Model confidence (mean pLDDT): 81 of 100. Transfer RNA from an Aggregatilineales bacterium, 73 nucleotides, folded computationally. The RNAcentral record of the sequence draws on ENA. It matches the Rfam family "tRNA". By type it is a transfer RNA.
[in-house]
Parts: sequence; structure tokens; C1' cells
RNA sequence: UGCGGGGUAGCUCAAUUGGCAGAGCGCGGCACUGUUAAUGCCGUGGUUGUGGGUUCGAGUCCCACCUUCGCAG
Repeated sequence: UGCGGGGUAGCUCAAUUGGCAGAGCGCGGCACUGUUAAUGCCGUGGUUGUGGGUUCGAGUCCCACCUUCGCAG
């Protein structure tokens, strides 16, 4: 430098060929108890990497850029 795969909650990842952004873990409160842990109940979560474009509507499609991983040179 070229090609390709990623970037979504604190972390790991989903999101059906464009139509209400979710799960697990974590975190907070309560219950349980000698105390922790475990368990149960309730709660807590977002500028979907950045900026534009298309569209009635974009995490999803298009363009540019940033960043990360792999391959090639």
C1' cells in the first nucleotide's frame, strides 16, 4: 500500500433480506442466614466507531474517514 473480517450496554455477543435495540455476565436493592457464598425476587442499563447520503423509516443499504484483526506485497 492492496484485499477481506470486525467496531452495538461496564464485559462477551445477538438483532429474521430496512419496520419498537436485546440476552448472558456484571452492578444496585430486598428476601434467605451465625457471617459470607450460593439461590430467589425487583431494579439498572445505549450518541449502534465518526461524518455525510438514500429512504416514510437505517444497527442493517451507499460514500469518506478513524480503529482493530487476518491475508498478500